[in-house]
C1' cells in the first nucleotide's frame, strides 16, 4: 500500500427481511438468613465508534473518518 472482518449497557455478546434496542455476568434494592453467600424477585444502566446521505422509518442500506484484528505485498 491492497483486500477481508470488527466497533451496540461497566464486561462478553445478540438483534432474522429496514419497523418498540435485548440477554448473560457485574451493579443497586428487596425477600430469605444470627450475619454473609447462594437462590428468588425487582430496579437502574444506551449519542448502536464519530460525521454525512437515502428513507415515512436506519444498529441494519450508501458514503467519509478514527481505532482494533486477520491475510497479501513493498522497503529495511
Nucleotide at each position: 500500500a491492497g483486500g477481508g472482518g470488527g466497533u451496540u449497557a461497566g464486561c462478553u455478546c445478540a438483534a432474522c427481511u429496514g419497523g418498540u434496542a435485548g440477554a448473560g455476568c457485574a451493579c443497586u434494592c428487596g425477600u430469605c438468613u444470627c450475619c454473609a453467600a447462594a437462590a428468588c424477585g425487582a430496579g437502574a444502566g444506551g449519542u448502536u465508534a464519530c460525521g454525512g446521505g437515502u428513507u415515512c422509518a436506519a444498529g441494519u442500506c450508501c458514503u467519509g473518518u478514527a481505532c482494533c484484528c486477520c491475510c497479501u505485498g513493498c522497503c529495511a